[in-house]
Molecule: transfer RNA
Organism: uncultured Ruminococcus sp.
């Protein structure tokens, strides 16, 4: 400078047009004598602006940061 690839709870992933899910962790509670383990239940999130479209995490554009590849 060109081409790919991604960005999603505090953290690690899902979800590929029809109202975001789970694992860990946080915080309640059951249990213990008391702490841990187990178990149950709570909490949190689509990079960021526009489009398309009854409807967008998903498609299209632009930007912004990350990987990786030609030069």
């Nucleotide at each position: 400078a060109g081409g790919a690839g991604g960005a999603u709870c505090g953290u690690c992933c899902a979800a590929u047009g029809g109202a975001a899910g789970g694992a860990c962790a946080g915080c309640g509670g059951u249990c213990u004598c008391c702490a841990a383990c187990a178990c149950c239940g709570c909490c949190g999130a689509u990079c960021a602006c526009a489009g398309u479209u009854c409807g967008a995490c998903c498609c299209u554009g632009u930007g912004u940061c990350c990987u990786c590849c030609u030069g």